[in-house]
C1' cells in the first nucleotide's frame, strides 16, 4: 500500500442476483404430558440487517466513504 470475500435474534445460517410484512435450525420462556427430570407437542418473546451519507414512494437488497474480521499480492 492494492485487490478480494465475510459482517443478519444468545449461537449458526438463509434471505441480496430480481428493492416491496426479516426465515430456518439450536437455544430460551410459557403451558399440556410426567411422581420428577427427559424426550414429545403447542404457542409465545427475541435481530429493524457492522456505522453514516445517498438515490428511491419504499433500502438488509443499489451507489460511496469509514469500521471490523479474514484471505492474496506486493
Nucleotide at each position: 500500500c492494492g485487490g478480494g470475500a465475510c459482517g443478519u435474534a444468545g449461537c449458526g445460517a438463509a434471505g441480496c442476483u430480481u428493492g416491496g410484512u426479516a426465515u430456518c435450525g439450536c437455544g430460551u420462556c410459557u403451558g399440556c404430558u410426567u411422581c420428577g427430570g427427559g424426550a414429545g407437542c403447542a404457542g409465545a418473546a427475541g435481530a429493524c440487517c457492522g456505522u453514516g451519507a445517498g438515490u428511491u414512494c419504499a433500502a438488509a437488497u443499489c451507489u460511496c466513504a469509514c469500521c471490523g474480521u479474514u484471505c492474496c499480492g506486493a
Overview
A computed fold for a 74-nucleotide RNA from an Erysipelotrichaceae bacterium, annotated as transfer RNA. The coordinates come from a structure-prediction model, not an experiment, and the mean pLDDT is 81. The sequence was found in a public genome assembly. Its Rfam family is "tRNA". By type it is a transfer RNA. NCBI's taxonomy places the organism under Bacteria, Bacillati, Erysipelotrichia, Erysipelotrichales, Erysipelotrichaceae.